[in-house]
Context: one part of a larger RNA
RNA sequence: CUGGGUGUAAAGGGAGCGUAGACGGCCAUGCAAGUCUGAUGUGAAAGCCCAGGGCUCAACCCCGGGACUGCAUUAGAAACUGUGUGGCUAGAGUGCAGGAGAGGUAAGUGGAAUUCCUAGUGUAGCGGUGAAAUGCGUAGAUAUUAGGAGGAACACCAGUGGCGAAGGCGGCUUACUGGACUGUAACUGACGUUGAGGCUCGAAAGCGUGGGGAGCAAACAGGAUUAGAUACCCUGGUAGUCCACGCCGUAAAUGAUGAAUACUAGGUGUUGGCCCCUAAGAGGGUCGGUGCCGCCGCUAACGCAUUAAGUAUUCCACCUGGGGAGUACGUUCGCAAGAAUGAAACUC
Numbered sequence: 001c002u003g004g005g006u007g008u009a010a011a012g013g014g015a016g017c018g019u020a021g022a023c024g025g026c027c028a029u030g031c032a033a034g035u036c037u038g039a040u041g042u043g044a045a046a047g048c049c050c051a052g053g054g055c056u057c058a059a060c061c062c063c064g065g066g067a068c069u070g071c072a073u074u075a076g077a078a079a080c081u082g083u084g085u086g087g088c089u090a091g092a093g094u095g096c097a098g099g100a101g102a103g104g105u106a107a108g109u110g111g112a113a114u115u116c117c118u119a120g121u122g123u124a125g126c127g128g129u130g131a132a133a134u135g136c137g138u139a140g141a142u143a144u145u146a147g148g149a150g151g152a153a154c155a156c157c158a159g160u161g162g163c164g165a166a167g168g169c170g171g172c173u174u175a176c177u178g179g180a181c182u183g184u185a186a187c188u189g190a191c192g193u194u195g196a197g198g199c200u201c202g203a204a205a206g207c208g209u210g211g212g213g214a215g216c217a218a219a220c221a222g223g224a225u226u227a228g229a230u231a232c233c234c235u236g237g238u239a240g241u242c243c244a245c246g247c248c249g250u251a252a253a254u255g256a257u258g259a260a261u262a263c264u265a266g267g268u269g270u271u272g273g274c275c276c277c278u279a280a281g282a283g284g285g286u287c288g289g290u291g292c293c294g295c296c297g298c299u300a301a302c303g304c305a306u307u308a309a310g311u312a313u314u315c316c317a318c319c320u321g322g323g324g325a326g327u328a329c330g331u332u333c334g335c336a337a338g339a340a341u342g343a344a345a346c347u348c
Stems, first nucleotide, its partner, number of pairs: 003320004007302002012316001014201004021194003025088007033081002035077008048066003052062003091191001092188003095184004103177007110154001115149007125136002162169002206247006215241002220236004258315006266293011297304002321348003330341004
């Protein structure tokens, strides 16, 4: 390389958009590049295969035939691929009519709670733990009442509920805005699928500049525990957590399961539409999502099972014994931290 694979054994890119490329619906018709058939030329000799012959046999040698699966020219075929033309509507998209949603961005706003400040009441404790101590408190704490400040997060509703490509999204209101779904069948007429490079998005932590800072809290300090305790527990506490702009580009970025299409028993929840039949209900059908159980089939087993890990097709990514190692070197990117790409010697 081929082959075989990728839920858990090595292996699905974190996610999307999309370029080249690869692959691609139905009908009619033309061409004949691929494809198929015939003919001609060529395909050196030796070698190879078959038959015969010569050395006493064989090796070896000689002769005849075949083959040389190829290439070129030419004559045809037109099912399939390709390509041209014309058409179609089942794929895809648009329109129209609807309802659902923590989808996104920005602005405004609300209540509870923690903390702090001021004032009142009030007095000796509070706090914390397995038990304590550090800590706070007669300069009046804790508790309680009233007022104020400020930041962050949004109890109940809340649900294997919803939305989003993924990351993710949850008080309320407004503005702007994306997508999906259902019904209809008016329009376009294959406009599709996938997607190497590329571009964009991408939790937390971290970085830069400027704000902000209530609570929490790496580092750090103290108190305990302990043989020790650079920890677990306690009292404090700074970065950070929050906002704006700009970087970083990684995660057990997980469904450890790439995307798309078609087909293949059922049962039962839930969610968003629509239809039928009924009428406080229920029941039946259909399309989209989200769960559980379960045949066929698959699987090493566990399990998966119309949301497939089943049966098939298309395209991309990735794997090929363990360690060395996601290391070294080089390159690209980054302010840095580092990220991406990514070996070998050696060893078992």